[in-house]
RNA sequence: GCCAUUGUAGCUUAGCUGGUAUAGCACUUGAUUCGUAAUCAAGAGGUCGCGAGUUCAAAUCUCGUCAAUGGCUCCA
Numbered sequence: 001g002c003c004a005u006u007g008u009a010g011c012u013u014a015g016c017u018g019g020u021a022u023a024g025c026a027c028u029u030g031a032u033u034c035g036u037a038a039u040c041a042a043g044a045g046g047u048c049g050c051g052a053g054u055u056c057a058a059a060u061c062u063c064g065u066c067a068a069u070g071g072c073u074c075c076a
Base pairs, nucleotide, nucleotide: 001072002071003070004069005068006067007066010025011024012023019056027043028042029041030040031039049065050064051063052062053061
C1' cells in the first nucleotide's frame, strides 16, 4: 500500500432481505427483612463509530472517512 470482517446503553449483545432499537449484567427508586445480601416490582440510560447521499421512511442500501482485528504484499 491492497483486501475482508467488526463498530448499537457503563459492559456483553439481538435486530436476516428499509417501517418510530432488544435483552442480560451493572445503576436508581420502592416492596420484603431487626439490618444486609438474595428475591420481586418499577424506572432511567442509546443523534446505532463519524460525515454525506438515495428514499415518504435508513442501525439496515450507496459513497467517503476513522478505529480495532485478521490476511496479502503476487503481477505490472

Predicted 3D model of a 76-nucleotide RNA (transfer RNA) from a Thermoplasmatota archaeon. It matches the Rfam family "tRNA". Rfam links the family to the GO term triplet codon-amino acid adaptor activity. By type it is a transfer RNA. The coordinates come from a structure-prediction model, not an experiment, and the mean pLDDT is 81.